[in-house]
Context: one part of a larger RNA
């Protein structure tokens, strides 16, 4: 070492792409490295094991033999796996023509609704709550009109609808870009899967440094509640929300479900492509294929429940778990302007 296991009981890195490394389609030829199979050499003696022998016997203690699972050398075998070479096309991918799409940058406009701001009408109340108040209001407010300025989010469509790896993306126009998916050839011909480090994306809030600033709003102030009320409720308000660039790098980053691949009953819904059928157009039936749902059949599971989008039966490779609390915390150690983040223990305790 040969263990068990991660959806909810401890466990899948938030998520690409990728470096070693591991692993690997199909047919033949060669090698013979790994396998395997056979001599030859050592594997000291003691000891253990077998089997004989001496002490009256054991313990001892002596003779033979076995074993020493191992290591070299050396002749061979060639199924697998390995190295080489030469084909293949069922894995990947590359072209051709089509299709959807809130995929992503960047420009640029459109309305509606808020606030202010002027202006006209008009008058005594507004606001607000469970009742109030506190606030605004006769310096003309709320309503209601007509003009104008700002910022910010995009109402119906809107759908267990779409897109992307992920986080996430929605008013419309245009530029510039990424990716998937279908369909029928054609071409490369294993170019693949995964991934330790690395490396790069990565909501909110928060950080700098510059603008912006409508509406909400941490902080904060008042007014209620109440035994207090540092709250819930109300008036108000800065930060922040937003835009350039920068930096943080965490989240119930969730399907609490790693990524590739294969194999295994159906029904059904609903989004993109093909094809076949009928049809007067449209609505329609079938069929395939690539996604997203519901329920289910075997088979899993402690049970919930999963169930071809598996938690079922395999394989390939990677991260991670190992009683509960101390603690994701001290202390070093990289990152960081901080905040903190990562990496990560022990004493004691139960």
């Nucleotide at each position: 070492c040969u263990g068990g296991g991660c959806g909810u009981a401890a466990a899948g890195c938030g998520c690409g792409c990728g470096u070693a490394g591991g692993c690997g389609g199909u047919c033949u030829g060669u090698u013979a490295a790994g396998u395997c199979a056979g001599a030859u050499g050592u594997g000291a003696a003691a000891g253990c094991c077998c089997u004989g022998g001496g002490c009256u016997u054991a313990a001892c203690c002596u003779g033979g033999g076995a074993a020493c699972u191992g290591c070299a050398u050396u002749u061979g075998a060639u199924a697998c796996u390995g190295g080489c070479g030469g084909g293949c096309u069922a894995g990947a991918g590359u072209a051709u023509g089509g299709u959807a799409g809130a995929g992503g940058g960047a420009a640029g406009u459109g309305g509606a609704a808020u606030u202010c701001c002027g202006g006209g009408u008009g008058u005594a109340g507004c606001g607000g709550u469970g009742a109030a108040a506190u606030g605004c209001g006769u310096a003309g407010a709320u309503a209601u009109c007509c003009g104008g300025a700002a910022g910010a989010a995009c109402a119906c469509c809107a759908g267990u609808g779409g897109c992307g790896a992920a986080g996430g993306c929605g008013g419309c126009u245009u530029c510039c870009u990424g990716g998937a998916c279908c369909a029928a050839u054609a071409c490369u011909g294993a170019c693949g899967c995964u991934g330790a480090g690395g490396u790069g994306c990565g909501a909110a809030a928060g950080c700098g440094u510059g603008g912006g600033g409508a509406g909400c709003a941490a902080a904060c102030a008042g007014g209620a509640u109440u035994a207090g009320a540092u709250a819930c409720c109300c008036u108000g308000g800065u930060a922040g929300u937003c835009c350039a660039c920068g930096c943080u790098g965490u989240a119930a980053a969730c399907g609490a479900u790693g990524u590739c691949a294969a194999c295994u009953a159906g029904c059904u819904g609903u989004u993109g492509g093909g094809c076949c059928c009928a049809u007067u157009u449209a609505a329609g039936g079938g069929u395939u294929u690539a996604g997203u749902g519901g329920c289910g059949u075997a088979g899993c599971u402690a049970a919930c429940g999963c169930g071809c989008u598996a938690a079922g039966u395999u394989g390939a490779c990677c991260g991670c778990c190992u009683g509960g609390g101390g603690a994701g915390u001290a202390c070093g150690g990289c990152c960081g302007c901080a905040a903190g983040g990562u990496u990560a223990a022990a004493a004691c305790u139960c």
Model confidence (mean pLDDT): 90 of 100. Small-subunit ribosomal RNA, central domain from a metagenome, 350 nucleotides, folded computationally. RNAcentral holds the full RNA, with entries from SILVA.